A computed fold for a 1475-nucleotide RNA from an uncultured bacterium, annotated as small-subunit ribosomal RNA. Its Rfam family is "Bacterial small subunit ribosomal RNA".
[in-house]
RNA sequence: GAGUUUGAUCCUGGCUCAGAGUGAACGCUGGCGGCGUGCCUAACACAUGCAAGUCGAACGAUGAACCCUGCUUGCAGGGGGAUUAGUGGCGCACGGGUGAGUAAUAGAUAGCUAAUAUGCCUCUUGGAGAGGGACAACAGUUGGAAACGACUGCUAAUACCUCAUAUUCCUGCUUUUCAAAAGAGAAGUAGGGAAACGAUUUAUUGCCAAGAGAUUAGGCUAUCUCCUAUCAGCUAGUUGGUGAGGUAAGAGCUCACCAAGGCAAUGACGGGUAUCUGGUUUGAGAGGAUGAUCAGACACACUGGAACUGAGACACGGUCCAGACUCCUACGGGAGGCAGCAGAGGGGAAUAUUGCACAAUGGAGGGAACUCUGAUGCAGCAACGCCGCGUGGAGGAUGACGGUCUUCGGAUUGUAAACUCCUUUUAUAUGGGAAGAUAAUGACGGUACCAUAUGAAUAAGCACCGGCUAACUCCGUGCCAGCAGCCGCGGUAAUACGGAGGGUGCAAGCGUUACUCGGAAUCACUGGGCGUAAAGAGAGUGUAGGCGGACUAUUAAGUCUUGUGUGAAAUCCUAUGGCUUAACCAUAGAACGGCAUGAGAAACUGAUAGUCUAGAGUAUGGAAGAGGAAGAUGGAAUUAGUGGUGUAGGGGUAAAAUCCGUAGAGAUCACUAGGAAUACCGAAAGCGAAGGCGAUCUUCUGGGACAUUACUGACGCUGAGACUCGAAAGCGUGGGGAGCAAACGGGAUUAGAUACCCCGGUAGUCCACGCCCUAAACGAUGAAUGCUAGUCGUCGGGGAGCUUGUCUCUUCGGUGAUGCAGUUAACACAUUAAGCAUUCCGCCUGGGGAGUACGGUCGCAAGAUUAAAACUCAAAGGAAUAGGCGGGGACCCGCACAAGUGGUGGAGCAUGUGGUUUAAUUCGAAGAUACGCGAAGAACCUUACCCAGCCUUGAUAUCCCAAUAAGAGUUCAGAGACGAACUCGUGCUAGCUUGCUAGAAAUUGGUGACAGGUGCUGCACGGCUGUCGUCAGCUAGUGUCGUGAGAUGUUGGGUUAAGUCCCGCAACGAGCGCAACCCCCGUGAUUAGUUGCUAACAGUUCGGCUGAGCACUCUAAUCAGACUGCCUCCGCAAGGAGGAGGAAAGUGGGGACGACGUCAAGUCAUCAUGGCCCUUAUGGCUGGGGCAACACACGUGCUACAAUGGUAUGUUACAAUGAGAGGCAAUACCGCGAGGUGGAGCAAAUCUAUAAAACAUAUCUCAGUUCGGAUUGUAGUCUGCAACUCGACUACAUGAAGCCGGAAUCACUAGUAAUCGCAGAUCAGCUAUGCUGCGGUGAAUACGUUCCCGGGUCUUGUACUCACCGCCCGUCACUCCAUGGGAGUUGAUUUCACCCGAAACCGGGAAGCUAACCUUCGGGAGGCUACCGUUCACGGUGGAAUUAGCGACUGGGGUGAAGUCGUAACAAGGUAACC
Repeated sequence: GAGUUUGAUCCUGGCUCAGAGUGAACGCUGGCGGCGUGCCUAACACAUGCAAGUCGAACGAUGAACCCUGCUUGCAGGGGGAUUAGUGGCGCACGGGUGAGUAAUAGAUAGCUAAUAUGCCUCUUGGAGAGGGACAACAGUUGGAAACGACUGCUAAUACCUCAUAUUCCUGCUUUUCAAAAGAGAAGUAGGGAAACGAUUUAUUGCCAAGAGAUUAGGCUAUCUCCUAUCAGCUAGUUGGUGAGGUAAGAGCUCACCAAGGCAAUGACGGGUAUCUGGUUUGAGAGGAUGAUCAGACACACUGGAACUGAGACACGGUCCAGACUCCUACGGGAGGCAGCAGAGGGGAAUAUUGCACAAUGGAGGGAACUCUGAUGCAGCAACGCCGCGUGGAGGAUGACGGUCUUCGGAUUGUAAACUCCUUUUAUAUGGGAAGAUAAUGACGGUACCAUAUGAAUAAGCACCGGCUAACUCCGUGCCAGCAGCCGCGGUAAUACGGAGGGUGCAAGCGUUACUCGGAAUCACUGGGCGUAAAGAGAGUGUAGGCGGACUAUUAAGUCUUGUGUGAAAUCCUAUGGCUUAACCAUAGAACGGCAUGAGAAACUGAUAGUCUAGAGUAUGGAAGAGGAAGAUGGAAUUAGUGGUGUAGGGGUAAAAUCCGUAGAGAUCACUAGGAAUACCGAAAGCGAAGGCGAUCUUCUGGGACAUUACUGACGCUGAGACUCGAAAGCGUGGGGAGCAAACGGGAUUAGAUACCCCGGUAGUCCACGCCCUAAACGAUGAAUGCUAGUCGUCGGGGAGCUUGUCUCUUCGGUGAUGCAGUUAACACAUUAAGCAUUCCGCCUGGGGAGUACGGUCGCAAGAUUAAAACUCAAAGGAAUAGGCGGGGACCCGCACAAGUGGUGGAGCAUGUGGUUUAAUUCGAAGAUACGCGAAGAACCUUACCCAGCCUUGAUAUCCCAAUAAGAGUUCAGAGACGAACUCGUGCUAGCUUGCUAGAAAUUGGUGACAGGUGCUGCACGGCUGUCGUCAGCUAGUGUCGUGAGAUGUUGGGUUAAGUCCCGCAACGAGCGCAACCCCCGUGAUUAGUUGCUAACAGUUCGGCUGAGCACUCUAAUCAGACUGCCUCCGCAAGGAGGAGGAAAGUGGGGACGACGUCAAGUCAUCAUGGCCCUUAUGGCUGGGGCAACACACGUGCUACAAUGGUAUGUUACAAUGAGAGGCAAUACCGCGAGGUGGAGCAAAUCUAUAAAACAUAUCUCAGUUCGGAUUGUAGUCUGCAACUCGACUACAUGAAGCCGGAAUCACUAGUAAUCGCAGAUCAGCUAUGCUGCGGUGAAUACGUUCCCGGGUCUUGUACUCACCGCCCGUCACUCCAUGGGAGUUGAUUUCACCCGAAACCGGGAAGCUAACCUUCGGGAGGCUACCGUUCACGGUGGAAUUAGCGACUGGGGUGAAGUCGUAACAAGGUAACC
């Protein structure tokens, strides 16, 4: 920096990613070289070989080759000195390995050692005199399996011993110098102490004493060095002193005695973890993490203990003891220690050769030659890392083949390849051949390097391609298989899975995993926060600590300047140089932020001394107050009791009931009792540190404000621990108990109701004393101080003024409102800060688990306090925004309710749907917005469904080949599709040879490309449609406001049918909607006058029939008219109310017209269409059947139930729309009728159709009827190939249910409802009672907006945004996971007490043994040993603590697709929520 919480936004906050690194490992792949690196795990156990020896110039002995001499010719003597076991010297304490232990007996840095030692090395001074006795080797004897010994005898030394001598040595004492002391120096004196005349041919080297140096080592001091307080007290050699011992040396280092100290909140003691550092890695830095290789230090060497030797060890390849393990054994005893180099086993994700050489560098010994050296130098293995090189270069388009994609045109792979020319790093072969070495000596090594030859020849992979993050398409799969770092992808069109093509990145590597730092300002010193996101302790007093007013002087701890020493080397950085370059290496410089120390400065902080008054406190004064404690007193009310009056109810609720009451309630009056709380005043008011405090009076008492300015003189602020107070509930003891009231009982409500409501009612509430110590203990805001605009209230105190008031102005302190700057994520805060600063304290670091478990402390208990982890999620959260929603609010509208009229729901039938049935009952439509819907016509057809029979380039289209004109007709089989046979027939155009050829069209046959599909997906789509809704809304430009989502405009006040208009306004103007423009109806005018009309004139068959006319009606085109225009009133205006005029008045009535969008609404079966599927079938043809079934349920209708009616009669009236040629059909005739015969007229203002209700008269007289017409029978008519399934109609007969319809529900506000008929589309006919139109007759009602439904605007709450059909809580059941408790049990570690007590040092120590010296020769001195003692390892017994594993059972927690029960929370969440 990015991704991820949301519908979107800002913030908080976690998770994740991009970077760098590694002693790495794993997967795929792998050409070369250089330089590095390579058991991080089992400090597990180790076979085998090697890793420390050397010196003959210390010594005795051994004595090879060879040489000389003598001769007996293989013997003797002499020389020689290879070789070596032993004595002796030096080394073995270095080098090499590892990191177990260790939190300080360690390391780093700086000091001290006058408190010390120091082999080999260097320098200086002096010396080396005289003697002696042994022991190995060796020889002999002998034990043992072995390891290894025993005894006797001989022997040398630079091995050992005695004496002499000696200084500046050691010890003691005396004097003296320096010195505060400690101590140091000088002089003297007493005592003590040494040696190898050894080695060698010379030179030389070795030995002793003392001193100095160098080196190395020991000791001490200061500072720094991980986590944990759920470790708070630890300590008896402990702390100090005196004396002694001990050491190289100071010291409780050890011991005796004395004293009682020492350490600790600046973290003692305990627990866990861990070698430390230079450095390494990351980071801008500060920091963080780390401590491989290299280098310094430490520790360790199978585990534990111990000392010896030595200059140095308590000793990796030494000794002793104990233990575990392994091996040998003759069973009696012995041997061993790879954390040296290789190597093998084991462990593990994982780490190499049983190599070469001492050539170089270094080490040990030696005089040297030289020997030894798994140190070291090299080689081998490993892409483990870093660096370098290569896998070819140039040209080359028909943009080849192949692959992939495709819109089928092409694009891409791609100059890539092929092909042509060139080069040879590398490779292979051959030849030459270093430096490393100063005279000799080269493991590496015939290596590096050089030359020649061959020939593009030997050499490219890995990961990724949804976003972060560079890179996209096809196929397969179909919430499967799988992917995934986070978000997430996959349910039939996956750029996210798998494959392919293409692309991107890096490259001999590339990815993954693990770990570290970074990003993370996500522990914040640099550099964060705490009103609401996590976070201010409930409040105060105050200890330690931190911080602290003004002036003067001194000091110099902090601070600053400067010098010196140190800060190892390597590393990092800079420069230069060397390997062909680089990595790598070398040289020089710089740096190493540090520490120590000397000198200086004195502003600030500190310290010391003195002074001051502004902070703080004291004193005095008069006021305010529900501040606290105790005591006393009062009235109102509730309840109870007693008595009186009085009678039937009272009480309670939404409604009731439980309850009280005729044994007298309730009501009312009087009196009595008792407890609790204190109306009004009362308030944004007052007091208190907070909790909290409310009748009145008295006593005691705390604090604050104001005024005066007398006193003290910084006495202050904060405050870890500590202490005190701390609502309510609760606990203990004793009282008290009126009302209220957990628990509990009853009544209701309810599906249930362990609740809400009601009737009762116990703890408790009250008092005293003692505990508890928590609250949403809140201003969710720690305390203190200073500074930073105002205005308006209010409480307490003071001052000033004059107009003396219930006044005005002002000041200090408290308490509120509003508001600027500033702050804030926003909300908001704003002199009472959440502003600007300082000081101190407390607290936070994702959500859940969890304020839980365990442990500790407190408590009588309840519980409080302190306070985790495993596991799990990618969020949890704050503020604000838009919307939706609310059993929130306000306003408004609608046949929404109300007021009315008529229906549906009951009957019969029609029709559609569900269900059922069926071979099939084709398919679709499903709340409103499916159900007389698609369907404006299912007997066949339609038809998509079923059964049966058939066809396969197909019923139809395009292309190819062949043949033939095309075509028409007849007969036969078959249910038909179709099949068979026969007859007729020969066209059009062009060329010319005049009867041939070619072409077009058509038909038939064949072949494959293809046709075809009412098959799937309306959740892939277009188009069309429904609905909200003809509701009044929906937007965007510019500007402004806001960090932003967004807001404003569009809100507000009015008004309207309307976001209609007006006014106002940080908005202004605009768009889609509204309205208008369009059509019809209503009035008039103009034009026109047939098929229309007929006022006047004429004729007449009396019919506008005819002449005539176009006045009227009408027809159909164009205009006019209506605009709140006029008047009155109201109003600023818009507009409203009323009136006039007018055919029409406030949108005149109706229609068409449907904003942004919603419902993944409907339709793949109108059509079109992507993808998928079928292809002798899911396609096509035919016959028959089905779509019409029928216990049932629902919707929509028709007809009725009758008298506002039925029936009959009447030649009694009056319409409009629309239709008509395969048609409508008149007059006439036949039939009861449907209809038939026949056909005038009409392609229509000309012809065709009786309008019906109505009206008039008659009858029926309230009945299942003269209502009603279902059902059924018979006979017919019409259409049609055909009326069985399955048509309509007619006549006669039959005459069912039904007497106005439960709950519920629908439509309608005027030419409307209701009622009456007429017409049309589809159509052969019809199921039409449907649908679409037309006219006739023609009502009732609307007070009004409380309620139901739907909608609009504003506002409010919100945990909803898939938007309340939302979200969401808890128990239970099931699965899995981690965890607490748990009778116990098994280990580990530590500690205490007691017992045992190896080896060893030390102390004692023989009567045993005894070479050096002495001796009087007897012995003595001295030494050694057995043995004894102190200390102590291992071990044993018992106790305690800590910790780990397991554990029947059990507790809660988390996760999970879906389950059960309720509905607690979010809206007033339906009882406000919460602590």